This is a predicted structure of a 524-nucleotide part of an RNA (small-subunit ribosomal RNA, 5' domain) from an uncultured bacterium. The coordinates come from a structure-prediction model, not an experiment, and the mean pLDDT is 83. Rfam family: Bacterial small subunit ribosomal RNA.

Context: one part of a larger RNA
């Protein structure tokens, strides 16, 4: 010089974009962060209604989510990351394409009543109830056993056909129309096939410091059986062998999330890994499974520990490395804000709820970027002040003073884009269909802004509300006076000060950067 998740001094108008605990992965008071669904189901309550009945709400059946979103870098040196391959060795809910079906039946249980332990958190027992909640049975396909036929392959083998054994499927709900027998529409429900993402597992090469760490290994390396698993595999486990890995650094200590990227350099290269994007691993600490297409599950279980509340002392509750906000530790690091209007999720047939993701607003010159603190005229030159050879010199067109201007302030007035849709109404279209409903695209129209009465914009007032901070021996652009006398102090290096100090402190002048300046810290 150039960078920075900076910090510290001294100063400080204003907009935009961004950024924001680098320390104690310390402990957490309160609120919120995942919940929807009554078009799957029985109750219960409320409301209107004479009644039938609607319409809400609340607990529980049940279904889908909750494995995504969001945090945070402890661990981790290799089971992680990166590129690049492979699995004839594998899985995949919801999505989408193809084709096919959906008969018949059963027995329970929560709510609920009743009765009853507990301080409470939560239970017990009897009894009643429905279902897309649970079960057989039928048929279908599948799938597994061993063998055939073909037709391919890089070995194991794959693909495809036909039989034979065994095994194993469904569910309904709202709406339209009926001749009451049905029939269609929608959103689902099973089994098959394929796709489409998402993962899973393998191999190969890459990326660190120490040899003052040389030797490590007994499930340890192979093998055959066998169990496990979505699946290959000492993954487990019996037998049998005696391997395997190491100076091309095994082992062991140290230390660290890894990329893409970002700083910096001409590049080679060093450094780095905050914001943002991808992958991994955590979730108080250790260890487990359990449901489920997906988990060993950050606001899920359950055991153990540790720490904190609550007890009636019998026992019992909790997990901010989500957003906010305490406390603590630090040289530091906002706000216990608005809203779903946007984008995107979750759930529903929809309306819609529900979202601290998000969008926005607030603090903070923490970064970059843009404007302002005025613009022209105006003396051989005021006044101060400084210097001085006492003659002036310097601040110095600067002020004053005169003629504008109105970015920006202030104030009023006007006032956005960001909104397309989803839904709803109306129209007619095309396919099907007896036809109605429904379904596809179009055309009209209503609706829906947290930010914000902001951006903008226009009027009006008026120079009026905005300048500092290092530096001036050399390096290095900037000099004299006084003070002080090796004291006081300065310093980045060399050095400066012991009575003329352009080095130290004030003072005037100058130099440089400018809403910042300057120091420290790191890194190239």
């Nucleotide at each position: 010089g150039g960078a920075u998740g900076a910090a510290c001094g001294c100063u400080g108008g204003c907009g935009g974009c961004g950024u924001g605990c680098c320390u104690a992965a310390u402990a957490c008071a309160u609120g919120c962060a995942a919940g929807u669904c009554g078009a799957a189901c029985g109750c219960a309550u409320u409301a209107c209604g004479c009644a039938a009945g609607u319409a809400a709400u609340g607990a529980g059946u049940g279904g889908c989510g909750a494995a995504c979103g969001g945090g945070u870098g402890a661990g981790u040196a290799a089971g992680a990351c990166a590129u690049a391959a492979g699995c004839a060795a594998c899985c995949u809910a919801g999505c989408c394409u193809c084709a096919a079906g959906a008969g018949g039946g059963g027995g329970a249980u929560a709510a609920c009543u009743a009765u009853u332990g507990g301080a409470a958190a939560c239970g017990a027992u009897a009894g009643c109830u429905a279902a897309g909640a649970c079960c057989g049975c039928a048929u279908a396909g599948g799938u597994g056993u061993a063998a055939c036929u073909c037709u391919c392959g890089c070995a194991u083998g794959a693909g495809a056909g036909a039989g034979a054994c065994a095994u194993u499927a469904a569910a309904u709900a709202u709406c339209c129309u009926u001749u009451c027998g049905g029939g269609g529409a929608u959103a689902g429900c099973u089994a098959g096939a394929g796709g489409a993402u998402g993962g899973g597992c393998u191999u190969a090469u890459g990326a660190c410091g120490c040899a003052u760490u040389a030797g490590c290994u007994a499930g340890u390396u192979g093998g055959u059986g066998a169990g496990g698993u979505a699946g290959a595999g000492g993954c487990u486990c019996a037998c049998c062998a005696a391997g395997g890995c190491g100076a091309c650094g095994a082992u062991g200590c140290g230390u660290a999330g890894c990329c893409g990227g970002c700083c910096u350099g001409a590049g080679a290269g060093g450094g780095u890994g905050g914001a943002c994007g991808g992958c991994c691993a955590c979730a108080c600490u250790g260890g487990g499974a359990c449901u489920g297409a997906g988990a060993c599950a950050c606001g899920g279980c359950c055991c153990a520990g540790a720490c904190u509340c609550c007890u009636a002392c019998g026992g019992g509750a909790g997990g901010c490395a989500g957003c906010a906000g305490u406390a603590g530790g630090g040289a530091a690091u906002u706000u216990u804000c608005g809203g779903c209007a946007a984008u995107g999720g979750g759930c529903g047939a929809a309306a819609g709820c529900c979202u601290g993701a998000c969008c926005g607003a607030g603090c903070a010159a923490c970064g970059c970027c843009g404007c302002g603190u005025g613009a022209g005229g105006g003396a051989g030159g005021a006044a101060g002040u400084c210097g001085u050879u006492u003659g002036u010199g310097a601040u110095g067109u600067a002020a004053a003073c005169c003629u504008c201007u109105g970015u920006u302030a202030u104030a009023a007035a006007g006032g956005a884009a960001g909104a397309a849709a989803c839904g709803c109404c109306u129209g007619g279209a095309u396919a099907g269909g007896a036809a109605a409903u429904g379904a596809u695209a179009c055309a009209g129209g209503c609706u829906u802004g947290a930010c914000g009465g902001u951006a903008c914009u226009u009027u009006a007032u008026g120079a009026g509300g905005a300048a500092g901070c290092c530096a001036c021996g050399g390096c290095u652009a900037a000099c004299u006076a006084c003070g002080u006398g090796c004291c006081a102090g300065c310093a980045g290096c060399c050095g400066c000060g012991g009575u003329a100090a352009u080095a130290c402190g004030u003072a005037g002048g100058u130099g440089g950067c400018g809403a910042g300046c300057g120091u420290u810290a790191u890194c190239c």